[in-house]
A computed fold for a 1446-nucleotide RNA from an uncultured bacterium, annotated as small-subunit ribosomal RNA. Model confidence (mean pLDDT): 84 of 100. The sequence is in RNAcentral, with records from ENA and Greengenes.

RNA sequence: GACGAACGCUGGCGGCGUGCCUAACACAUGCAAGUCGAACGGAGAUAUUUUAGUAGCAAUACUGAGGUAUCUUAGUGGCGGACGGGUGAGUAACGCGUGAGCAACCUGCCUUUCAGAGGGGGAUAACACACCGAAAGGUGUGCUAAUACCGCAUGAUAUAUCACCGCGGCAUCGCGGGGAUAUCAAAGAUUUAUCGCUGAAAGAUGGGCUCGCGUCUGAUUAGAUAGUUGGCGGGGUAACGGCCCACCAAGUCGACGAUCAGUAGCCGGACUGAGAGGUUGAACGGCCACAUUGGGACUGAGAUACGGCCCAGACUCCUACGGGAGGCAGCAGUGGGGAAUAUUGCGCAAUGGGGGAAACCCUGACGCAGCAACGCCGCGUGAAGGAUGAAGGUUUUCGGAUUGUAAACUUCUUUGACGAGGGACGAAACAUGACGGUACCUCGAAAACAAGCCACGGCUAACUACGUGCCAGCAGCCGCGGUAAUACGUAGGUGGCGAGCGUUGUCCGGAAUUACUGGGUGUAAAGGGCGAGUAGGCGGGGCUGCAAGUCAGGUGUGAAAUUUAUGGGCUUAACCCGUAAACUGCAUUUGAAACUGCGGUUCUUGAGUGAUGGAGAGGCAGGCGGAAUUCCUAGUGUAGCGGUGAAAUGCGUAGAUAUUAGGAGGAACACCAGUGGCGAAGGCGGCCUGCUGGACAUUAACUGACGCUGAGGCGCGAAAGCGUGGGGAGCAAACAGGAUUAGAUACCCUGGUAGUCCACGCUGUAAACGAUGGAUACUAGGUGUGGGGGGUACUGACCCCCUCCGUGCCGGAGUUAACACAAUAAGCAUUCCGCCUGGGGAGUACGGCCGCAAGGUUGAAACUCAAAGGAAUUGACGGGGGCCCGCACAAGCAGCGGAGCAUGUGGUUUAAUUCGAAGCAACGCGAAGAACCUUACCAGGUCUUGACAUUGAGUGAAAGACCUAGAGAUAGGUCCCUCCCUUCGGGGACACAAAAACAGGUGGUGCAUGGUUGUCGUCAGCUCGUGUCGUGAGAUGUUGGGUUAAGUCCCGCAACGAGCGCAACCCCUAUCCUAUGUUGCCAGCGAGUAAAGUCGGGAACUCAUGGGAGACUGCCGUCGACAAGACGGAGGAAGGCGGGGAUGACGUCAAGUCAUCAUGCCCCUUAUGUCCUGGGCUACACACGUACUACAAUGGCCGGUAACAGAGGGCAGCGAAGCCGCGAGGUGAAGCGAAUCUCAAAAACCCGGUCCCAGUUCGGAUUGCAGGCUGCAACUCGCCUGCAUGAAGUCGGAAUCGCUAGUAAUCGCAGGUCAGCAUACUGCGGUGAAUACGUUCCCGGGCCUUGUACACACCGCCCGUCACACCACGAGAGUUGGAGACACCCGAAGCCGGUGAGGUAACCGUAAGGAGCCAGCCGUCGAAGGUGGAGUCGAUGAUUGGGGUG
Repeated sequence: GACGAACGCUGGCGGCGUGCCUAACACAUGCAAGUCGAACGGAGAUAUUUUAGUAGCAAUACUGAGGUAUCUUAGUGGCGGACGGGUGAGUAACGCGUGAGCAACCUGCCUUUCAGAGGGGGAUAACACACCGAAAGGUGUGCUAAUACCGCAUGAUAUAUCACCGCGGCAUCGCGGGGAUAUCAAAGAUUUAUCGCUGAAAGAUGGGCUCGCGUCUGAUUAGAUAGUUGGCGGGGUAACGGCCCACCAAGUCGACGAUCAGUAGCCGGACUGAGAGGUUGAACGGCCACAUUGGGACUGAGAUACGGCCCAGACUCCUACGGGAGGCAGCAGUGGGGAAUAUUGCGCAAUGGGGGAAACCCUGACGCAGCAACGCCGCGUGAAGGAUGAAGGUUUUCGGAUUGUAAACUUCUUUGACGAGGGACGAAACAUGACGGUACCUCGAAAACAAGCCACGGCUAACUACGUGCCAGCAGCCGCGGUAAUACGUAGGUGGCGAGCGUUGUCCGGAAUUACUGGGUGUAAAGGGCGAGUAGGCGGGGCUGCAAGUCAGGUGUGAAAUUUAUGGGCUUAACCCGUAAACUGCAUUUGAAACUGCGGUUCUUGAGUGAUGGAGAGGCAGGCGGAAUUCCUAGUGUAGCGGUGAAAUGCGUAGAUAUUAGGAGGAACACCAGUGGCGAAGGCGGCCUGCUGGACAUUAACUGACGCUGAGGCGCGAAAGCGUGGGGAGCAAACAGGAUUAGAUACCCUGGUAGUCCACGCUGUAAACGAUGGAUACUAGGUGUGGGGGGUACUGACCCCCUCCGUGCCGGAGUUAACACAAUAAGCAUUCCGCCUGGGGAGUACGGCCGCAAGGUUGAAACUCAAAGGAAUUGACGGGGGCCCGCACAAGCAGCGGAGCAUGUGGUUUAAUUCGAAGCAACGCGAAGAACCUUACCAGGUCUUGACAUUGAGUGAAAGACCUAGAGAUAGGUCCCUCCCUUCGGGGACACAAAAACAGGUGGUGCAUGGUUGUCGUCAGCUCGUGUCGUGAGAUGUUGGGUUAAGUCCCGCAACGAGCGCAACCCCUAUCCUAUGUUGCCAGCGAGUAAAGUCGGGAACUCAUGGGAGACUGCCGUCGACAAGACGGAGGAAGGCGGGGAUGACGUCAAGUCAUCAUGCCCCUUAUGUCCUGGGCUACACACGUACUACAAUGGCCGGUAACAGAGGGCAGCGAAGCCGCGAGGUGAAGCGAAUCUCAAAAACCCGGUCCCAGUUCGGAUUGCAGGCUGCAACUCGCCUGCAUGAAGUCGGAAUCGCUAGUAAUCGCAGGUCAGCAUACUGCGGUGAAUACGUUCCCGGGCCUUGUACACACCGCCCGUCACACCACGAGAGUUGGAGACACCCGAAGCCGGUGAGGUAACCGUAAGGAGCCAGCCGUCGAAGGUGGAGUCGAUGAUUGGGGUG
């Protein structure tokens, strides 16, 4: 895009079309084929007339007989029922299409022409009577007519036979001419116009038969065929023919697909497509076939007959049970089936058909109407104006935005529908209109009656809100949904189409995804394992002929409709009509001769032969050789050998291994040996001999296209395996033992059988690989190597150069998805063969063939998935590689893990033990300090605009003090009293009560967020611009060579630059200079004290605070590449970054934090908010982390030495001296907002004494008593002091942490928090080590490289069994069904043949009788039916097998 559609929602009108795709299932009812009286005899009706009789006066009536006219029609007869209409079951066929042929044929009615129609005869239906039957129907007797039937006459351009002549052709033969013999015709009707009848010829129309070509799928259907193929002779037919029969022969078809199986009506056309094609065959048109199923003939011009006949079967109906009737795949209609398909309508007015002389009759053909949005086409549901951008809805950042000129409102119009009036064409000459009072026209009324469906994540036009929360659901593919869903549902909005819109189904397209046009095959699916060769396909140069292919012209045909173009008619369009084109085809004819083909002739370059020559693991057979292993014998010799990562099994004192000599036997041939050689491939390796295949080079004598490829078929074909017979040293599946291991049916070890070897036979497969079929020609080079030839030179050799054949590497163009290939092509071409068409199922099943078996070969489907796959890229990873770093290991020191205690966590407990943090990177963490408070938790008691903020209005100061009740919050009462500014209007701050907005939340979500932090990691990395390379992802730069702590620097380089990081700039510290000199300092001078920078003074020193200097590989040497730099040295306080700090790239971990803060969304709102009291966060069987104190003698204790710091703090503060207390502390109050006063005493250290290795003079837990301090308050639950008590612990298992120098270790001091509380934290100084060979290993990291099936990235991915569920399939004792053949039996109807004793009008015969015909009977054939075996296709089956999905 399309549809004979269906379904869902919706639905105004008209025109034109279309409408059982399923059950070729069954059918009630009505209709669908009749007509002719001008073929015929009757019968009936009516009218009229003649006549007889009866009644009557008569008119007249009735009855009988006859005539005439009109009408009707059962029967005889004629024509038509073979057309028209339906359906698509069957059919793979001369059925259909197309083109030819019939010298092998027929043709009623129609047209034309010629000729004719004379004279007779016998019946029969109707009818009547009788009889049978329920009926359908039938029988007998008798009468009768014809355009019914039958002789006779006439008769040819007919037919048959016989000869003759002419012409033609296509074999039989055909046509024409005249001649002889024989045979055969006729019908009448009538209104007198005509219509019929007979014979013959011709035409037209319609048919029959034959042939070429075309016409679906399957080879897992390969052979089929006996009337089969042909002949001769008959029969039969309209006609040819095995169409049928007798006889004879043995043919015929088939790989160019016979036979069989499946499916199917074919075509013009239709749909789609750029086309080529693909699909399809509704409607319309042509052909065929069929008419309940099967068989059969009759009649006829025509049938083997839809609405005829006979028989058989099934079914239905009627019946008096004896017997009969029927056939909607005609039009309607019914049931049924189905997702699904209409009215038991009107009319013969038109068109057409049948009959008739005609009028006319018939016509479910047809013309119309009805139903259905089923399709196509057209129209409408209003138009213009209209901003306050109304209301409402939706949304919102609360400003607005949007719906939206949309509505309202104003003006206007009336297509359709509706009402009223008029009113056709269709009708060619009279009449005749179903449609139809329809189309159309006019008038009228009023915007009045007329819009939905789908979608809105991408593809794909169109976005928000709410609800939901991996639920409900969506989905064509990708995929959405787990609390902010543009994807589900709803709403608003928007987009698309519009009386429709979506969905489903089917076909084509996109799909170059079966590739003719127009594909591939190294690695994606795909080259046969290899060869020689059959059919077939393809094939070198010259000349010549033919004309099959080819090309050009003509002719015929290619029906109409359809299609296209154009014009016309319905108001337009759909639709219809005209004209033209087209129908790409087939046939025929004329020509051309380049190419292909065919015939002839010729050539040598393709191919082959000959001659000469060398190379080679080419093949087969026979023989020979040495080394080694093993075994045997003998000698020497002694305790081990062997084997492994380490061992053990094993061998060995019965003498091994080792070693020497001799022997046996089998197998394989070291070195040479080489991306060397040979072979078609598999493959081939000691030496010699014989036989033998091929290739190569040179030569150019011979043949003269003899060539290439190759479906089937044939042969060869590694290893393993199989059969028979040998052989068997070593090795070695299976097997045994030992190890390893969680296990180890393995890897390792010790043994060891088939086998490996030989001969003969089978198997026929391999990653049989270059994953690359064969042949030929062409297309830059470079460099090896094997074999041969040639050139140059006087000769020879080497070198060098040229060339042919083979075999490698590199590389350009070109090719390729890339990798790569690249004269040995995967380049450019030609030709032939094999093979491929998503993954799995599966190289499986079934079937066939082969095989002894194993198995091979050929080779599916159901089902299932949305991928599977290739090449390359970036990462990540590796029990891959290289380089490098780090307290990473190693070397050391001190620890942790054991004890007690402190503290944090888990767990448990609890009313609550608030919450968070979770490997490193949670756990002395948030918390720089929980008795109340804090506090978030629990219990109880309160409040509800609130403890806190803002807004408007009102009132009033507020606050404070005291009393009472209460646990307190709170409640009640008393006292005190009236703030500030002012332009006098008011304003500000504060408080109270009520009502609203709102507050409030340490409630949730750190996976919605901001901010901030940790971590990798102070690791050296992370990127960008431009350029270049690549189809691209990307690469390059950033890699490489050095070097560094460093992507630090240098050099090189298709890169050149740049940014964030590194480094530096900043701070502290180490040295010096300088300025200043108090509160700091005191060398010299002076004063002074018990002593003291205490004082005068000084400005030197220390120190403090500023400002500077200094260090840069700067200098020298060596190394390095002359670089960067490294090493050593000098100088220097300091040397190669001097030490320390601050500083943390791109990013990773959905890392941490909603409980610092902020914040979206959700939730609570007399509570999840707020206040209060008390409790809890401090619990305690346990487990873990981090610290502290120890276990002691490098120590404890006592005493002494005014020993020696740094950095800090201090006014709600630090607090001196003095006094009291053993002490904590008290008292006291000087000084100090601090280089001034104070905390403040530093401690380890040093000196002396004591202890004497012990649970101690170690250790201090725990507990008791007595006190102190802070604070409303130390019970739960603070710290400190004194006295007393004196636990565990004697250096810590596995495991594990820190540290490289002023570091570790050790010693104390200070600060923050803080009323009080420090073993924690943050700082400060004192004393002050050991060790580093080194980078193999562990951990982490950086760079390069490599592999990858990983990308959530190795904590990845992923294989198989087992268990469970479901699904399809195979096998299966069997069971059951279908279709088709075959054999036999039975044998209807019927044709044909025979018989015909029974019957018999026409003709012959005077007659008897005959001829002819018929019934009956018999026979061949013969449908249905029956029996049987075989093959085939399904269904099903206990059980079983694998497969798929979860």
Its Rfam family is "Bacterial small subunit ribosomal RNA".